A computed fold for a 74-nucleotide RNA from a Chlorobiota bacterium, annotated as transfer RNA. It matches the Rfam family "tRNA". Rfam links the family to the GO term triplet codon-amino acid adaptor activity. By type it is a transfer RNA. Rfam describes the family as follows. Transfer RNA (tRNA) molecules are approximately 80 nucleotides in length. The RNAcentral record of the sequence draws on ENA. The source organism's lineage runs through Bacteria, Pseudomonadati and Chlorobiota. Model confidence (mean pLDDT): 80 of 100.
RNA sequence: GGUCCCGUAGCUCAGCUGGAUAGAGCACAAGUUUCCUAAACUUGGGGUCGCCGGUUCGAUUCCGUCCGGGAUCA
Numbered sequence: 001g002g003u004c005c006c007g008u009a010g011c012u013c014a015g016c017u018g019g020a021u022a023g024a025g026c027a028c029a030a031g032u033u034u035c036c037u038a039a040a041c042u043u044g045g046g047g048u049c050g051c052c053g054g055u056u057c058g059a060u061u062c063c064g065u066c067c068g069g070g071a072u073c074a
Base pairs, nucleotide, nucleotide: 001073002072003071004070005069006068007067010026011025012024013023019057028044029043030042031041032040050066052064053063054062
């Protein structure tokens, strides 16, 4: 340098052949329980869905540039 894949919560990821309020587990905070801790249960906070642009009535989803990561070929 060519080709391909990935980027969504603090971490690991799901989601979507375009449409309803963007989700799970772990983690974090509070509460219940306990003499205390842990465990268990309940509740809660936390997201410009990598950036910019395009298509569309409508984009996390489709298209393009760029950025970052990975695989492979040379």